Notes
This is a predicted structure of a 328-nucleotide part of an RNA (large-subunit ribosomal RNA, domain IV) from a metagenome. The coordinates come from a structure-prediction model, not an experiment, and the mean pLDDT is 87. Rfam family: Bacterial large subunit ribosomal RNA.
Context: one part of a larger RNA
RNA sequence: UUCGUAGCUAAGGAACUAGGCAAAAUAGGCUCGUAACUUCGGGAGAAGAGUCCCCUGAGUAAUCAGGGCGCAGUGAAGAGGCCCAGGCAACUGUUUAACAAAAACACAGGACUCUGCUAAAUCGAAAGAUGAUGUAUAGGGUCUGACACCUGCCCGGUGCUGGAAGGUUAAGGAAGGGGGUUAGUCGCAAGGCGAAGCUCUUAACUGAAGCCCCAGUAAACGGCGGCCGUAACAAUAACGGUCCUAAGGUAGCGAAAUUCCUUGUCGGGUAAGUUCCGACCUGCACGAAUGGUGUAAUGAUCUGGGCACUGUCUCAGCCACGAGCUCG
Numbered sequence: 001u002u003c004g005u006a007g008c009u010a011a012g013g014a015a016c017u018a019g020g021c022a023a024a025a026u027a028g029g030c031u032c033g034u035a036a037c038u039u040c041g042g043g044a045g046a047a048g049a050g051u052c053c054c055c056u057g058a059g060u061a062a063u064c065a066g067g068g069c070g071c072a073g074u075g076a077a078g079a080g081g082c083c084c085a086g087g088c089a090a091c092u093g094u095u096u097a098a099c100a101a102a103a104a105c106a107c108a109g110g111a112c113u114c115u116g117c118u119a120a121a122u123c124g125a126a127a128g129a130u131g132a133u134g135u136a137u138a139g140g141g142u143c144u145g146a147c148a149c150c151u152g153c154c155c156g157g158u159g160c161u162g163g164a165a166g167g168u169u170a171a172g173g174a175a176g177g178g179g180g181u182u183a184g185u186c187g188c189a190a191g192g193c194g195a196a197g198c199u200c201u202u203a204a205c206u207g208a209a210g211c212c213c214c215a216g217u218a219a220a221c222g223g224c225g226g227c228c229g230u231a232a233c234a235a236u237a238a239c240g241g242u243c244c245u246a247a248g249g250u251a252g253c254g255a256a257a258u259u260c261c262u263u264g265u266c267g268g269g270u271a272a273g274u275u276c277c278g279a280c281c282u283g284c285a286c287g288a289a290u291g292g293u294g295u296a297a298u299g300a301u302c303u304g305g306g307c308a309c310u311g312u313c314u315c316a317g318c319c320a321c322g323a324g325c326u327c328g
Stems, first nucleotide, its partner, number of pairs: 001324005007318003011314002015312001020309001028052005037042001039146001053068006069073001081307007088299002093105002109144007121130003147294004152224003157221002159217005166212003172206002176202006184193003225243005252286001253283001264280005
């Protein structure tokens, strides 16, 4: 001199940085005091303030009164930092053993659907077993995800359920037809014809489910328009016209975990704010159980702000121990 691990630091106090990361600060007992909001349980140890030692006296004691010392009385050590606002997920829980703990999974609750018992479903060539020594207030599957307020329109497509008149349709059955063979028969012969049977083939007709078809069904898979004109300035369009569709997005929310243009515009916070909060609505491309909108409590969650605090920084310095390097 470099690094590591500890300790201290004038003045300032986040100016550091992607970000207060790290560190500091807070910390125990008792007394007082404690807001919004709220599902009335909470929030809450909210926040914030005071006190704690020794001696004497009283008192069973709690405690009270008087006095004393120090910079300091939970006298060392150990022992919540707090507040405000927002996103997401209700919550406790679970997860990528060894880069992800979360907004992902689960969850109670909600809904649809299958299943009448030798249940459905699952494992198994099967026997059998699970389901279940259960029986629809039960069991399986799928979706959603506490709670509050709600959950609009579309059944044309795909799926599922029901229907059976008609069309199509397999194996099988089969009238009839065609071929082969030949007892026989015709012929001088070559050869022709040829019953029954056997056999090859063809096939009218008959023939179920399915499909076509007809209905139902969206907390089934899914979907939820365009153009033009119009009001006494202008702008806008409650209104009208027209085309298309199965139906044209309702309530609520909205530059959002969704907004490209975009650092949209306005307001707030800052001296200054691409982030943040509140609005607006022009939603490139929100939207109702692929749930919509709220929401107290909860969270090693994510985002923005503040108080306290500090070597994070201005800007470094000192010290201890250890390791390197150099020298011996």